[in-house]
Context: one part of a larger RNA
RNA sequence: UGACGGGGGCCCGCACAAGCGGUGGAGCAUGUGGUUUAAUUCGAUGCAACGCGAAAAACCUUACCUGGGCUCGAAAUGUAACGGAAGUUAGCAGAAAUGUUAACGCCUUCGGGCCGUUAUAUAGGUGCUGCAUGGCUGUCGUCAGCUCGUGUCGUGAGAUGUUGGGUUAAGUCCCGCAACGAGCGCAACCCCUGCCUUUAGUUGCCAGCAUUUAGUUGGGCACUCUAGAGGGACUGCCGGUGUUAAACCGGAGGAAGGUGGGGAUGACGUCAAGUCCUCAUGGCCCUUAUGUCCAGGGCUACACACGUGCUACAAUGGUAGAUACAACGGGUUGCCAAGCUGCAAAGCGGAGCUAAUCCCAUAAAGUCUAUCUAAGUUCAGAUUGUGGUCUGCAACUCGACCACAUGAAGGUGGAAUCGCUAGUAAUCGCGGAUCAGCAUGCCGCGGUGAAUACGUUCCCGGGCCU
Numbered sequence: 001u002g003a004c005g006g007g008g009g010c011c012c013g014c015a016c017a018a019g020c021g022g023u024g025g026a027g028c029a030u031g032u033g034g035u036u037u038a039a040u041u042c043g044a045u046g047c048a049a050c051g052c053g054a055a056a057a058a059c060c061u062u063a064c065c066u067g068g069g070c071u072c073g074a075a076a077u078g079u080a081a082c083g084g085a086a087g088u089u090a091g092c093a094g095a096a097a098u099g100u101u102a103a104c105g106c107c108u109u110c111g112g113g114c115c116g117u118u119a120u121a122u123a124g125g126u127g128c129u130g131c132a133u134g135g136c137u138g139u140c141g142u143c144a145g146c147u148c149g150u151g152u153c154g155u156g157a158g159a160u161g162u163u164g165g166g167u168u169a170a171g172u173c174c175c176g177c178a179a180c181g182a183g184c185g186c187a188a189c190c191c192c193u194g195c196c197u198u199u200a201g202u203u204g205c206c207a208g209c210a211u212u213u214a215g216u217u218g219g220g221c222a223c224u225c226u227a228g229a230g231g232g233a234c235u236g237c238c239g240g241u242g243u244u245a246a247a248c249c250g251g252a253g254g255a256a257g258g259u260g261g262g263g264a265u266g267a268c269g270u271c272a273a274g275u276c277c278u279c280a281u282g283g284c285c286c287u288u289a290u291g292u293c294c295a296g297g298g299c300u301a302c303a304c305a306c307g308u309g310c311u312a313c314a315a316u317g318g319u320a321g322a323u324a325c326a327a328c329g330g331g332u333u334g335c336c337a338a339g340c341u342g343c344a345a346a347g348c349g350g351a352g353c354u355a356a357u358c359c360c361a362u363a364a365a366g367u368c369u370a371u372c373u374a375a376g377u378u379c380a381g382a383u384u385g386u387g388g389u390c391u392g393c394a395a396c397u398c399g400a401c402c403a404c405a406u407g408a409a410g411g412u413g414g415a416a417u418c419g420c421u422a423g424u425a426a427u428c429g430c431g432g433a434u435c436a437g438c439a440u441g442c443c444g445c446g447g448u449g450a451a452u453a454c455g456u457u458c459c460c461g462g463g464c465c466u
Stems, first nucleotide, its partner, number of pairs: 007466007015456002019420005026311008034302002042053002064297007077121008087104007106113002124286002127284003133280002135275003138271001140269001145184006151160003164175003190263004195231007204221003209218002234257001237251005313413001317372007329360003334353002339348003379410001384405007426448007
């Protein structure tokens, strides 16, 4: 000077408390450990690993295993020599890679282009080291801190400033003070959203007029909406408290009030944190193999243990019928309408759309009517059998979906533990990326829409002074 204390003081945070809903029990999905295996590729391991890298493991991916091949190599650059088009089609062997046979088959400015063989310099490595590194990332933490110049004090390490009195979400601001200033952070500037004005009016909209099954058509751009430009909120105004300050409390006006709500934005640093398998890179190692091509298998195993989720255990419910209201998005190798066939998955069909025009696309919970009557049930749907549909060379290992049949555990879950303070939790559906196909995961979108917070003694984490 720091760090630490079951030392003290002050303060904050879904940290506790007050509430609501979960996890822990069941079945399944998924990740991990362990075990097994020829292989179950590798990494991630308290918070900050475990629906994580992986925004898609049938082949490919793929790095692993078994087997079959190649050795200037699957791809790149240069030199020398020799030879020839490269290649296409067909047959044969083969699991394929590949090998082999036959037919066809080059331009030239004569320098060569293109290809093969040999030799050589080299290539190649998802091999090791993240404790040699760059870059990127997590975390403390969106916590309010971390420093510097000059001056002053101290023999010096250092101190002061940054402490103190108030205040704030904030080292935010005010006052004081041997300090005076400044920088990185805070805040603001950026984006979305909430109100208004204006410009514009098609593909959007429809008040009045006519018209129609239908904003369908004429007409209009008021309204909604779209998307550009502006305005608007600043403790600006009033009262009180306060040190005449900063500020705080209440009020008015206002769509919005004291950071309006949300996002992006992450200081100096910490953890030899993570990543050599994104990429880059030092060193080491392999070079007829640790490189590379191919087929099949594996990453999907299963006495078990844990994490994260989905579905339930029912009547605030299940089933059947009728009926209402979204937003974000995506679409030409694509989205696919009407109509027809099929119980259905889907098939046939072919209109429209490079999209405010057409399509995905019926939102669901909700509302109305009927039924079930407390039961392992008309709850729940695992498992299994049979038959099909679709994608794709190919669904055996190992895809999704449909129909019929089957109908397991499960009656609200021990100790313990998690999330959330408002359009939030809870609940309901919808879209997208990846993608041939495959979503209970992830990233978004809207619908319905709560309860509680006395307070800071205690648990956890953090800040300041001592």
Predicted 3D model of a 466-nucleotide part of an RNA (small-subunit ribosomal RNA, 3' major domain) from an uncultured bacterium.
The full RNA is in RNAcentral, with records from ENA, Greengenes and SILVA.